This is a predicted structure of a 116-nucleotide RNA (Glycine riboswitch aptamer) from a Chloroflexota bacterium. The prediction has a mean pLDDT of 80. It was read from a public genome assembly, where an Rfam model found it. Of the family's consensus pairs, 89% are formed in the model.
């Protein structure tokens, strides 16, 4: 070198779920209305940036129990702590046409780490 691992760029695909609803201004019009924008309130939903939360298992502590070769060792159960995963769950954040983003898959390139 081949391969494998992670990271970052860059191409590709990439779901979901109201283009709600009401107020007050803009701008546009002789006026109304109709549209346009910007702010606020209201409620209904989503789940794949981000985050939160935890089974098993592992291992501290404590209580006491069965067993034995009774120095001891081993097996388990009862509370407490701790670590512990997601595409699971919370919807905190973000999101609900289009576009932006978007977990995750796929390439391309470069580095770093393992090998050799």
């Nucleotide at each position: 070198a081949u391969c494998a691992g992670c990271u970052a760029c860059c191409c590709g695909g990439g779901a979901g779920a109201g283009c709600g609803u009401c107020u007050c201004g803009u701008c546009c019009u002789a006026u109304c209305g109709a549209g346009u924008u910007g702010a606020g309130a209201c409620c209904g939903c989503c789940g794949a940036a981000g985050g939160u939360g935890c089974a098993a298992g592992c291992u501290c502590g404590u209580u006491g129990a069965a067993g034995u070769u009774u120095u001891u060792c081993u097996u388990g159960a009862g509370c407490g702590g701790g670590u512990g995963a997601a595409u699971c769950u919370c919807u905190c954040a973000g999101g609900c046409a289009a576009a932006u983003g978007g977990a995750c898959c796929g390439g391309u390139c470069a580095g770093c780490u393992g090998g050799g």